[in-house]
RNA sequence: CAAAAUGGUCGGACGAUCGCGUAUUAGUGCUUUCGGGCUACUAAUCCGAGGAAAGUCCGGGCUCCAGUGGACUGGCUGCCAGGUAACACCUGGGCACAGGCAGCGUGAGUUGCUCGUGACGGAAAGUGCCACAGAGAACAGACCGCCACUCGCAAGAGCGGCAAGGGUGAAACGGUGAGGUAAGAGCUCACCGCGUCGAUGGUAACAUCGGCGGCACGGUAAACCCCAGUCGGAGCAAGGCCAAAUAUGCGGCGAGAGUUGUUCACCUCGAUCAAGACGCCGCGGGUAGGCCGCUAAAGAGCAUGGGCGACUAUGCUCGUAGAGAAAUGAUCGUCCGGCUUACGCGAGUAAGCCGACAGAACCCGGCUUACAGACCAUCCGCCUU
RNA sequence: GCGCCCGUAGCUCAGGUGGAUAGAGCAGCAGCCUUCUAAGCUGUUGGUCGGAGGUUCGAGUCCUCCCGGGCGCA
Numbered sequence: 001c002a003a004a005a006u007g008g009u010c011g012g013a014c015g016a017u018c019g020c021g022u023a024u025u026a027g028u029g030c031u032u033u034c035g036g037g038c039u040a041c042u043a044a045u046c047c048g049a050g051g052a053a054a055g056u057c058c059g060g061g062c063u064c065c066a067g068u069g070g071a072c073u074g075g076c077u078g079c080c081a082g083g084u085a086a087c088a089c090c091u092g093g094g095c096a097c098a099g100g101c102a103g104c105g106u107g108a109g110u111u112g113c114u115c116g117u118g119a120c121g122g123a124a125a126g127u128g129c130c131a132c133a134g135a136g137a138a139c140a141g142a143c144c145g146c147c148a149c150u151c152g153c154a155a156g157a158g159c160g161g162c163a164a165g166g167g168u169g170a171a172a173c174g175g176u177g178a179g180g181u182a183a184g185a186g187c188u189c190a191c192c193g194c195g196u197c198g199a200u201g202g203u204a205a206c207a208u209c210g211g212c213g214g215c216a217c218g219g220u221a222a223a224c225c226c227c228a229g230u231c232g233g234a235g236c237a238a239g240g241c242c243a244a245a246u247a248u249g250c251g252g253c254g255a256g257a258g259u260u261g262u263u264c265a266c267c268u269c270g271a272u273c274a275a276g277a278c279g280c281c282g283c284g285g286g287u288a289g290g291c292c293g294c295u296a297a298a299g300a301g302c303a304u305g306g307g308c309g310a311c312u313a314u315g316c317u318c319g320u321a322g323a324g325a326a327a328u329g330a331u332c333g334u335c336c337g338g339c340u341u342a343c344g345c346g347a348g349u350a351a352g353c354c355g356a357c358a359g360a361a362c363c364c365g366g367c368u369u370a371c372a373g374a375c376c377a378u379c380c381g382c383c384u385u
Numbered sequence: 386g387c388g389c390c391c392g393u394a395g396c397u398c399a400g401g402u403g404g405a406u407a408g409a410g411c412a413g414c415a416g417c418c419u420u421c422u423a424a425g426c427u428g429u430u431g432g433u434c435g436g437a438g439g440u441u442c443g444a445g446u447c448c449u450c451c452c453g454g455g456c457g458c459a
Base pairs, nucleotide, nucleotide: 001381005378006377007376008375009374010373012335013334014333015332016331017330018329020048021047023045024044025043026042027041028040029038030037031036050357054368055367057366058365059364060363061362062235063234064233065232074231075230076229077228078227079093080092081091082090083089094120095118096117097116099114100113101112102111103110104109121226122225126224127223128220129219130218143166144165145162146161147160149158150157151156174192175191176190177189178188179187193215194213195212196211197210198209199208200207201206239292240291241290242289249283250282251281252280253279254278259275260274261273263271264270299318300317301316302315303314304313305312306311336355337354338353339352340351341350342349343348386458387457388456389455390454391453392452395411396410397409398408404442413429414428415427416426417425435451436450437449438448439447
């Protein structure tokens, strides 16, 4: 100086005019049981989205319901330790894999550094699956091949041994080197890998060292499953309080005429009591509607202390959307950043265009996804000293 | 707010228990038949299974995240 990558910060600024929404205050209007009330109007003042407010994928707070014992079924999580209110999140560590660089070894391999990735318990508990190709795909197997013997003049055939080499496949039942052999083979040895036992270090995952075992143990659990842990349900339309009109339930009072029934009387008129209906009042549940829940919260910033870190303790400071299907906007000017064009040797000037994704609805912690552009740091690269 | 389902050819659907050239009907195209058309018969074209990533030797199928559409409950 810098394209990309990774991590972090910001996510245009100021002013004017007009407009929108809550809250408070004042006024007007309407209403009133004169205390007040109003989804009415006007004015003033204050305030008015985010890093993701999003997806709703996890985890909690809060609230109500159920329960307070156990089992089955089912879901989720899965190296270790820590952080946290909790997590599938974060931090640190371990291990594995892949790439790069450097080193050691004849070789199989292995050591160190660096960058990245990992749904990373168990495949020697059991079951299933492994197409095609191939001789053989999981208690394996012999197509080509190698070798001994027999027959044959030979080509070759028969019979047996072998699994080194070739071939197939994603994967072929340890690998390399040497010995050994008719040819071969863990058949034997050394090393590598694997398993197992012990010791040491580490909180642990795990690592290192030593002994033993000729190797038994292919892959797949984002197949069933096994092991360990964990999970009650619903969600602010949770839930609580107040409470119209209409209808209904209960109680009280009234009840002229009319209806039904009982009793008296009985030819009729009638009298009495009750029921229902009706009217008024009170109470109850409950709807519309209103209020609370509602935003100070596991809050943010800074400093100091602890910790490798995530994070945490203490102190100081700051702390203002809350809301109903829902406001937070537009224009102009100046500036800022970027791009293009023109002019200019150049510094620069002028004109035009662009400035994203998106948008609160109970609240937090994460994850994921979307995002114009700017800045900072690191790594890599180039140039100069 | 909570829960569930779907996306495969131009259209309607299979395939869902991983195995490869992904099927069927209708439609389209070509041919036969017919004087011609329709119907019928024969043949054929057309798909990166909504997108991306992962597990696996192998993914339409299994897992995760997005995109689009639909349904139910309060």